[in-house]
RNA sequence: UUCUUAUCAAGAGAAGCCGAGGGACUGGCCCUACGAAGCUUCAGCAACCAGCCAAUUAAUUGGUCAGGUGCUAAAUCCAGCAGACUUAACAAAGUCUGAAAGAUGAGAA
Numbered sequence: 001u002u003c004u005u006a007u008c009a010a011g012a013g014a015a016g017c018c019g020a021g022g023g024a025c026u027g028g029c030c031c032u033a034c035g036a037a038g039c040u041u042c043a044g045c046a047a048c049c050a051g052c053c054a055a056u057u058a059a060u061u062g063g064u065c066a067g068g069u070g071c072u073a074a075a076u077c078c079a080g081c082a083g084a085c086u087u088a089a090c091a092a093a094g095u096c097u098g099a100a101a102g103a104u105g106a107g108a109a
Stems, first nucleotide, its partner, number of pairs: 001109008013042005021031003025080004043072003048068002051064005076101001081098007
């Protein structure tokens, strides 16, 4: 980097350095000198994997712990593509479902 698979409306921030951007992309809408991003330290959240215990023929399920990751503005901030429905009928708006894209874990190449 690619593929497969699970999850994504819950939860959880302070300090120091630095100094202008950031929220993946596009549009919107936001955050930001009352300090963005990045780096460091400490803290926290959660429980994907591993470990341990129990149940189960097995697949698997439940519990526990916190070793490997991850995360700590806003639903993945909202929408983007398709379908159904409603309003309206020039255009459009809304609701729901699914997909796509993205993020994270695990496995594989």
The RNA shown here (SAM riboswitch aptamer (S box leader)) has 109 nucleotides and comes from Psychrobacillus psychrodurans. It was read from a public genome assembly, where an Rfam model found it. Its Rfam family is "SAM riboswitch aptamer (S box leader)". Rfam describes the family as follows. The SAM riboswitch is found upstream of a number of genes which code for proteins involved in methionine or cysteine biosynthesis in Gram-positive bacteria.